[in-house]
Predicted 3D model of a 266-nucleotide part of an RNA (large-subunit ribosomal RNA, domain VI) from a Saprospiraceae bacterium. Its Rfam family is "Bacterial large subunit ribosomal RNA". Its family is annotated with structural constituent of ribosome and ribosome in the Gene Ontology.
Context: one part of a larger RNA
RNA sequence: CGCGGGACCAGUGAGGGGGGCGGUCCCCAGUACGAGAGGACCGGGACGGACGCACCGCUAGUGUACCAGUUGUGCCGCCAGGCGCAUUGCUGGGUAGCUAUGUGCGGUACGGAUAAGCGCUGAAAGCAUCUAAGUGCGAAGCCGGCCCCGAGAUGAAUGUUCCAAGUCCGCGAGGACUGAAGGGCCGUGGGAGACCACCACGUCGAUAGGCCGCAGGUGGAAGCACAGCAAUGUGUUCGAGCCGAGCGGUACUAAUUGCCCGACAG
Repeated sequence: CGCGGGACCAGUGAGGGGGGCGGUCCCCAGUACGAGAGGACCGGGACGGACGCACCGCUAGUGUACCAGUUGUGCCGCCAGGCGCAUUGCUGGGUAGCUAUGUGCGGUACGGAUAAGCGCUGAAAGCAUCUAAGUGCGAAGCCGGCCCCGAGAUGAAUGUUCCAAGUCCGCGAGGACUGAAGGGCCGUGGGAGACCACCACGUCGAUAGGCCGCAGGUGGAAGCACAGCAAUGUGUUCGAGCCGAGCGGUACUAAUUGCCCGACAG
């Protein structure tokens, strides 16, 4: 921009894409078969591999905005306690998120038409013949079936619902204004995201921040007291103090006020 008024939704599915793997063991059965050695079809069950999709409860990583320990040096006047720099200084852990090595699930079944192949009936050709008329089976393959996209499917489908009013100018065609449903701008944000888009929210409010509580992480803060010459230890604190992203609550802060677009053909 189009889809013959405008709009919010729902669902239809033309068409397109994805998937499609193979193995070992057990039962049937040491049966059929075979002199023996060996050793099945058919059917049923179990397990694991690679691959794919999803997820983070478990396991394991990362986690430079979390916690602790610690070296050197500079600074906060000194002690104590801290901060800066040194790859995040180094080291030990680690929430959310993102992940695999972790977890769950998938390939199937089934239907249709077939290939090679196997048939039935059956003439040409009194026989025979699966084929000439007719007809039945038969593949990991084909078409469906499962999952995803999907009406720009311009062949633009379909359905519910919402809006469709008034004023002015003009003889008329038509034009102008106000502006409906609805949408956008703007703002607060988001397991959404390059931007855009998408989704949630904007005081009739829990959208984000703050605060409070909880979960979770670290691992016992500082100060003071006591013991020790001291390093240090113990108590206060039998889980302290600090604490990103998680869960919930709470209008304290910020989403103020507003502006723009938006309706006619037969």